Molecule: c-di-GMP-I riboswitch aptamer
Organism: soil metagenome
RNA sequence: GACAAGGGCAAACCAGCCGUGAGGCUGGGACGCAAAGCCACGGGUCACGCGAAAGCUUGAUAGCCGGGCUACCGAA
Numbered sequence: 001g002a003c004a005a006g007g008g009c010a011a012a013c014c015a016g017c018c019g020u021g022a023g024g025c026u027g028g029g030a031c032g033c034a035a036a037g038c039c040a041c042g043g044g045u046c047a048c049g050c051g052a053a054a055g056c057u058u059g060a061u062a063g064c065c066g067g068g069c070u071a072c073c074g075a076a
Stems, first nucleotide, its partner, number of pairs: 001073001008033002013028006031063001037069003041066003044061004049056002
């Protein structure tokens, strides 16, 4: 980051399975993505539990933002 080339990933939804749950995995399916590759370090949001409340522990989310690491092509 290009009306380029080769490609890649896969939202919602559906089916099956796991989980108290948020959510995850597999298959189908494409809303989109130049890092929609990986990482829970900071913030946000969500869930379980505790609490009168403020909030706190534990977990989830990388397709919420920031940050870190890595990567195909090579026109301006």